[in-house]
This is a predicted structure of a 1486-nucleotide RNA (small-subunit ribosomal RNA) from an uncultured bacterium. The sequence is in RNAcentral, with records from ENA and Greengenes. It matches the Rfam family "Bacterial small subunit ribosomal RNA". Model confidence (mean pLDDT): 83 of 100.
RNA sequence: AUUGAACCCUGGCGGCAGGCUUAACACAUGUGAUUUCAUCGGUAACAGUAUAUAUCUUGUUUUACUGCUGACAACCGCCCCACGGGUGAGAAAUGCAUAUGAAAAUGCCCACCAGAGGGGGAUACCCCGGGGAAUAUCCGGAUUAAUAUUACGUACGCCCCUCUCGUGAAAGCAGGGGAUCUUCUGACCACUGUGCUAUUGUGAUGAGUCUAUGUCUGAUUAUCUCUCCGGUGGGGGAAAGGCCUACCAUCGCGACGAUCCUUUGUUGGUCUUAUAUGAUGAUUAGCCACAUCGGGACUGAUACACUGCCCUAACUCCCACCUUCCGCAGCUUUGUGGAAUAUUGGUCUAUGUAUGCAACCCUGAUCCACUCAUGCCUCGUGUGUGAAGAAGGCUUUCCGGUUGUAAAGAAUUUUCCUUGCAUAGCAAAACUCUGCUACUACAUACUCGUAGGGCUUGACUUUACUCAAAUACCAAACACCGGCUAUCUCUCUGUCAGCAGCCGCUGUACUACUGAGGGCGCAAGCGUUAAUCUCAAUUACUGGUCGUAAAGCGCGCGAUAGGUGCAUCGGUAAUCCAGAUGCCGAAAGCCCCGGGCUUAACCUGGGAACGGCAUUUCGAACUGUCAGGCUAGAGUAUGGUAGAGGGUAGUGGAAUAUCUUGUGUAGCGGUGAAAUGCGUAGAUAUAGGAAGGAACACCAGUGGCGAAGGCGGCUACCUGGACCAAUACUGACACUGAGGUGCGAAAGCGUGGGGAGCAAACAGGAUUAGAUACCCUGGUAGUCCACGCCGUAAACGAUGUCUACUAGCCGUUGGGACUCUUGAAGUCUUAGUGGCGCAGCUAACGCACUAAGUAGACCGCCUGGGGAGUACGGCCGCAAGGUUAAAACUCAAAUGAAUUGACGGGGGCCCGCAUAAGCGGUGGAGCAUGUGGUUUAAUUCGACGCAACGCGAAGAACCUUACCUGGCCUUGACAUGCAGAGAACUUUCCAGAGAUGGAUUGGUGCCUUCGGGAACUCUGACACAGGUGCUGCAUGGCCGUCGUCAGCUCGUGUCGUGAGAUGUUGGGUUAAGUCCCGUAACGAGCGCAACCCCUAUCCCUAGUUGCUAGCAGUUCGGCUGAGAACUCUAGGGAGACUGCCGGUGACAAACCGGAGGAAGGUGGGGAUGACGUCAGGUCAUCAUGGCCCUUACGGCCAGGGCUACACACGUGCUACAAUGGUGCGCACAGAGGGCUGCAAACCCGCGAGGGGGAGCCAAUCUCACAAAACGCAUCGUAGUCCGGAUCGCAGUCUGCAACUCGACUGCGUGAAGUCGGAAUCGCUAGUAAUCGUGAAUCAGAAUGUCACGGUGAAUACGUUCCCGGGCCUCGUACACACCGCCCGUCACACCAUGGGAGUGGAUUGCACCAGAAGUGGUUAGUCUAACCUUCGGGAGGACGAUCACCACGGUGUGGUUCAUGACUGGGGUGAAGUCGUAACAAGGUA
Repeated sequence: AUUGAACCCUGGCGGCAGGCUUAACACAUGUGAUUUCAUCGGUAACAGUAUAUAUCUUGUUUUACUGCUGACAACCGCCCCACGGGUGAGAAAUGCAUAUGAAAAUGCCCACCAGAGGGGGAUACCCCGGGGAAUAUCCGGAUUAAUAUUACGUACGCCCCUCUCGUGAAAGCAGGGGAUCUUCUGACCACUGUGCUAUUGUGAUGAGUCUAUGUCUGAUUAUCUCUCCGGUGGGGGAAAGGCCUACCAUCGCGACGAUCCUUUGUUGGUCUUAUAUGAUGAUUAGCCACAUCGGGACUGAUACACUGCCCUAACUCCCACCUUCCGCAGCUUUGUGGAAUAUUGGUCUAUGUAUGCAACCCUGAUCCACUCAUGCCUCGUGUGUGAAGAAGGCUUUCCGGUUGUAAAGAAUUUUCCUUGCAUAGCAAAACUCUGCUACUACAUACUCGUAGGGCUUGACUUUACUCAAAUACCAAACACCGGCUAUCUCUCUGUCAGCAGCCGCUGUACUACUGAGGGCGCAAGCGUUAAUCUCAAUUACUGGUCGUAAAGCGCGCGAUAGGUGCAUCGGUAAUCCAGAUGCCGAAAGCCCCGGGCUUAACCUGGGAACGGCAUUUCGAACUGUCAGGCUAGAGUAUGGUAGAGGGUAGUGGAAUAUCUUGUGUAGCGGUGAAAUGCGUAGAUAUAGGAAGGAACACCAGUGGCGAAGGCGGCUACCUGGACCAAUACUGACACUGAGGUGCGAAAGCGUGGGGAGCAAACAGGAUUAGAUACCCUGGUAGUCCACGCCGUAAACGAUGUCUACUAGCCGUUGGGACUCUUGAAGUCUUAGUGGCGCAGCUAACGCACUAAGUAGACCGCCUGGGGAGUACGGCCGCAAGGUUAAAACUCAAAUGAAUUGACGGGGGCCCGCAUAAGCGGUGGAGCAUGUGGUUUAAUUCGACGCAACGCGAAGAACCUUACCUGGCCUUGACAUGCAGAGAACUUUCCAGAGAUGGAUUGGUGCCUUCGGGAACUCUGACACAGGUGCUGCAUGGCCGUCGUCAGCUCGUGUCGUGAGAUGUUGGGUUAAGUCCCGUAACGAGCGCAACCCCUAUCCCUAGUUGCUAGCAGUUCGGCUGAGAACUCUAGGGAGACUGCCGGUGACAAACCGGAGGAAGGUGGGGAUGACGUCAGGUCAUCAUGGCCCUUACGGCCAGGGCUACACACGUGCUACAAUGGUGCGCACAGAGGGCUGCAAACCCGCGAGGGGGAGCCAAUCUCACAAAACGCAUCGUAGUCCGGAUCGCAGUCUGCAACUCGACUGCGUGAAGUCGGAAUCGCUAGUAAUCGUGAAUCAGAAUGUCACGGUGAAUACGUUCCCGGGCCUCGUACACACCGCCCGUCACACCAUGGGAGUGGAUUGCACCAGAAGUGGUUAGUCUAACCUUCGGGAGGACGAUCACCACGGUGUGGUUCAUGACUGGGGUGAAGUCGUAACAAGGUA
């Protein structure tokens, strides 16, 4: 785009078309083929005339009769019924389409010619009678006619033919006219019209028939055929012909697809389409076939006949059971089937058919109407105006936006619909009258032509169209809105419900589900389903491919067929080109130009177009063909060359293993490590010898040979091919090659040998969770030989063979030529074999004179993945198996090449307290603290590898507090707004656990423009408050982590089809993508570094509360004067930059060493954290979307809980002691804090502490004595003078409160623990270790955290390994990225399919039986009008019988195919099954 469509929702009108695609299923009823009296005998019905009769009397009426007239039932006869109408079952050719033909018949029609004489015998209807259930229908008798029928006569043509014979025909009727005759009807005569007989025709028409070409699929259908091909004779037929028959002969068809199977009406056309194709064959038109199934003939011009006949079969109806009847695939209708397809309508008005002289008659053909949105095409459902941008809806950031000029309103029009009046066209004729013409001896008759007049005919029709009236009234739905694809928001739901054409959407913010608002599209329709073509160059003729995506046969040979083929001369003209003539190519349709319906659809006129054949002319380039010569292709001969080319025979040495002899002694062998195994019966090792089998080191080489497989010691013989050089010869002999045929690794098979080594199977030992493996020790087939099979390989260059052309450079093998300097030379050439590389090609990778380039010839092969190279069948094979080769079903992918990442039990380089080297810990004990688990009314919540667990928490007795129990409040503890009252506030008492409730005392403030206002309290109602409720996977912010790792990117340019690359890689170097060099890159940004702070040195400035060298005083304390030097304080500067020297390096960057310097190579430390990753953490800091609660999930209060305790883990403290404990003495810090505070001196207490209250808002006072260290003493290796848990008693402090549940003090008690298994952590210098001090939080409560200083080490050879990271590179089947992907068995469910003892159908071959009707043959039976007769009969005919053919049917046996079948085989599919881990990385055995 389309449809004979169907279904869902909806539906105003009209025009034009179309309407059982399924059951060629069955059909009730009605109807669809008659006509003619101008063929005949006639008169049943109707009407009339005449006559008679009755009533009776111009008349009318009744009865009878008359075929006399109009007419006409039934019958005889003629014509038609073979057309028209329906359907598509069968049929793959007896069909159709196109073109050609001969051997042939043709009613009616046209034309020509000749006739049409005279007889006979019957019969239907009717009448009489009979049979039958019958309205099926039959019999007998009598009578009669014809255009019915039959002889005779005639015969121009015709038929037959031996060219003499012979045979064969007919029918009349109508009209008007006319001398004669007449029963008065007519006969007869001629004319006109019509019919009849015979014959003829290139007549016309429509049939029959022959030939050629075309016409679906299957080769898993390869052979078929006996009347089969042909001939002769005969028969038959309208006609050619094996169409039939007798004989003869054995052909004929077929890979150019016979035969067989499946499917099928065919064409013009229709749909689609750029073309070529493809699909289709409704309506309409041509042809064919069929008429319930099967067979058969009759009649006829034509049939083997839809509404004819006979028979068989099934079905339906009637029946008195004997019989009889039926055929809608005509029209309408019914049932059934189905997703599905109309009225038991009107009329012959028009068109057309049949018959008829005609009028007319018949016509379910046809023309019309009905029904159905089934399709195509018009029209309408209003139009303009109308902003308060109404209400309502939806949405919202709450302002608004949108629906939306849309509606309403006022105005206007009336197509359509409704009502009414009038009224075209389809109507032309026929018939009849009159005039004229023609026709005819004549004619006024018939007939013909023409002009005029008259009369009649409409189914549709309540028509189209026009006019008038009135009213916007009666008239819009459907689908869609994630992308493809035009159109967006809200709500509900929550991987549910659902959607979906493909991709896919949905797990609480769905533009994808459902609904709504809005929008987009189309519109009386819209969407879905089904189907076809296109896009699809996705079967490629036009017009594709085959190295790696699917695809080159494993390789040859080949005068098998086929296809293709060098140059030249001459002929030919099959072919080809050009032209001419002729024939057909139906009409309709498509296309173009016109015309008619108001337009269009539709109808209509004309044109163009469409393909092919035949005849003929010109031409001869190309192809073909014939003939001749030629040598460039191909081949032959001669002479050489190289070679693991093949076959046969012989022969050689090294090595392995075995046997034998000697020497010799305890192990050998094997592995990651071992063991099995061998060995004291003497191995391994070593020396001599023997026999045997297999393979041939070095040479050896991207070297050679061969078609491929493949070929390797040496020698001989036989033998194939290649190459080179020069001549000679043949003269296209060529290329490819479906089938065919040969060769063809390894393994395997058969028979017979052989067997050293190796080695499937097998055995043992190991490894392992297992180990039917990898490893080890053994070991049989086999490997070897001969003969014969098999016929496959990643048989690979994943690249078919042949030919020609197309830049170069460098090797190498064989041959030849030339040059000279004669060499291990150079140059050229040819045949191989390799490496690079241009053009070109390619998806890219890559190929590139050895093409995957450019062309030509031929063959083979491919068409998404799986199922499957499987099943069935065929062929081959001894078998194993090979070859040929599907389908159902299933998926939306599978695959190639390249890219970026990530990963690897890949590689290279490098770094890090990563390892190593060291020091000290943890893991064992007790306790502290956090977590899990358990418990509980509650033990609130969060954090979970590193990167949760002394974490949020810098501090839970109440509070905190979020949890639990109980008691209370409901505009609320808190915010804003409104109204009323009251200053705020405060004293006291009662009840209660308290919250709270009740009572009560004092108090009247501030500002003011005098109206009032502000703050605060109470009460009331509503908007609202409130939530540590959920979602960190809706978020912001903040943070952790990789990681202070050195990376992450951009612009422009360049390269690439592209993803992307380059830059950023490489060579060096660095802590560093730090720097240098190189470089299709050049630059830049975020990171690194530096800039900032602290610290180490010095200088300047300034000296109080800090300092005190010198001077003076002194209570000896920088205490005082004084000083400004020092320390220090806190401001500002200096200094360090690889700057200098030497060496290394590439003349670089840089590194190594040194000097100087307080400090040396980022001096030490801190802050600083790129792009990003982890849906990392946090909704319980805060903020916030959405959801949820609202007398409660909010708020207040008391008590309890977060502190529980069998247990497990993390982080710590204290220890286990002598480098120590205890006692005494004694020295030296830094940095902090302090008014709700730090608190001195002094006094009390053993002590915690109490009293006290100077000083200090701090360089002034205070916390505040630093401790380890050092000195002296003691303890003497012990559960201790170690260790301090636990418990008891007595106290102190804080605080409303110390029971659950604080810290501290004193006295007493004195547990485990004697240095800690596997494992594991921190640390590289002022570091580890060790020692104490302070602070935050805080009423009180640190073993934690954060700071501070004191003392103060050891070690680093090095980067193999573990962990983490960076760069480059290789591989990849990974991309959620190895915590990846993924394979197979088993178990379960479902699906389709193969096998299967069989079973049931369908169809078909062969053989046989059988034999209705019919036709033909025969006939001795029976019957018989016409003709003949010698009167006996005969000829002829009918019936019967019989023979041949033959439908249905039957029997037997095969083939093909469909369905089904216990059981069985594999296959496919299926969110979370089992076992392993085979593959992808070196996938852990490539």